[in-house]
This is a predicted structure of a 130-nucleotide RNA (c-di-AMP riboswitch aptamer (ydaO/yuaA leader)) from a Bacillota bacterium. Rfam family: c-di-AMP riboswitch aptamer (ydaO/yuaA leader). On this family, see Barrick et al., Proc Natl Acad Sci U S A 2004: "New RNA motifs suggest an expanded scope for riboswitches in bacterial genetic control". Taxonomically the source falls in Bacillota (Bacteria, Bacillati). Model confidence (mean pLDDT): 82 of 100.
RNA sequence: AAACUUGCCUCGCUGAAUCCCUUUUUGGGUACGGAGGACAAAAACUGGGGUGAACCCACCAUCCGGUGGCAGGGCCGCUUCCCGGGCCCGAACCCGUCAACUAACUCCGGAGGCGAUCAGGGAAGGAGUG
Numbered sequence: 001a002a003a004c005u006u007g008c009c010u011c012g013c014u015g016a017a018u019c020c021c022u023u024u025u026u027g028g029g030u031a032c033g034g035a036g037g038a039c040a041a042a043a044a045c046u047g048g049g050g051u052g053a054a055c056c057c058a059c060c061a062u063c064c065g066g067u068g069g070c071a072g073g074g075c076c077g078c079u080u081c082c083c084g085g086g087c088c089c090g091a092a093c094c095c096g097u098c099a100a101c102u103a104a105c106u107c108c109g110g111a112g113g114c115g116a117u118c119a120g121g122g123a124a125g126g127a128g129u130g
Base pairs, nucleotide, nucleotide: 010116011115012114013113014112019029020028021027032109033108034107035106036105047098048095049094050093051092056069057068058067059066060065072089073088074087075086076085078125079124080123081122082121083120
């Protein structure tokens, strides 16, 4: 000196997951999200469904799983659209034999995890400053 680690501030990303009050906190609300919701009984067989971009195919593998590809999805710094290029993800969990849609109606969530020299062009709008 670099890498790495920790704390704080600022800014940014994913996502519905922000913000306010309260302190009797296993608290109350909230932007924003999700689900259920229109018909009996018995028996037998088999299941089926939800959130999410994360579906599917091929090969390898004793299982767990691995590799490659793909539907699809995210980011490139005010927002949206278009063009171009680049970098990534392509998981996981839940319900429990049960659910098409949906009015009235009912019930839930409102987390967590990351990043720091990067951050192209055009159009429209907007914001700020003078």